c-di-AMP riboswitch aptamer (ydaO/yuaA leader) from Blastococcus sp. TF02-09, 162 nucleotides, folded computationally.
Lineage of the source: Bacteria > Bacillati > Actinomycetota > Geodermatophilaceae > Blastococcus.
Its mean pLDDT, the model's own confidence on a scale to 100, is 81.
The model forms 96% of the base pairs in the Rfam consensus.
It was read from a public genome assembly, where an Rfam model found it.
RNA sequence: GAGCGGACACCGCUGAGUCGCCCUCGUCCCCUGGGCCGCGGGCGAGCCGGGGACCCACCGCACCACCGGGGUGAGUCCCGGACCGGACCUCCGUCCGGCCGGGUAGGGCACUUCUGAGCCCGAAUCCGUCAGCUAACUCGGUAAGCGGUAUCGGAAGAACGG
Numbered sequence: 001g002a003g004c005g006g007a008c009a010c011c012g013c014u015g016a017g018u019c020g021c022c023c024u025c026g027u028c029c030c031c032u033g034g035g036c037c038g039c040g041g042g043c044g045a046g047c048c049g050g051g052g053a054c055c056c057a058c059c060g061c062a063c064c065a066c067c068g069g070g071g072u073g074a075g076u077c078c079c080g081g082a083c084c085g086g087a088c089c090u091c092c093g094u095c096c097g098g099c100c101g102g103g104u105a106g107g108g109c110a111c112u113u114c115u116g117a118g119c120c121c122g123a124a125u126c127c128g129u130c131a132g133c134u135a136a137c138u139c140g141g142u143a144a145g146c147g148g149u150a151u152c153g154g155a156a157g158a159a160c161g162g
Base pairs, nucleotide, nucleotide: 010148011147012146013145014144018045019044020043021042022041023040025038026037028035029034030033046142047141048140049139050138051137056132068130069127070126071125072124077103078102079101080100081099083098084097085096086095087094088093106121107120108119109118111157112156113155114154115153116152117151
C1' cells in the first nucleotide's frame, strides 16, 4: 500500500414493521434513594392487515370436471427441453410431477413527481371446509434480510445550506 473478514457508531435500501411510557428481575455505578444497560411482561401513539350491515354485486339455464375455498405479498401467467420419475398405449405418441432454460402481468434501485436508458426481483407462507363489498363494531401484526457514494441523464418542485 492492496485485498478479505469482524465489532461499534452513523448514514441508507426492501418491507406496515417506528416512537413513547410502566412493572418484575439481574449486572454495574453513585449514595439511602437514584442512574445506565439487559431479559421478560404490559399500556399507548403512529403505521399495516383480517373479520364484519343497509345498498350494490353474486345468486338463473346448459355443458364439462370433482382437482374445496380463502388471506398476506410485486411475486401472476405463458412457451420450450434431445433431461429424471410415474401413468396410459400395438406402434406413433399423450398426460402429470420434478429439474433446467426463455419470456411476462406486476414490483424495486439514497428528497418527491414526470420522463429516457440501465440493473435487479418476479418468492415464500398462513387459515382450515369458512369469509364478496361493507358504516358501527371487532381481532391481530409492528418482523426479517441487506448495503456503505449509493445506476445514470433531462425537466419541474420541495427542503437544507451559503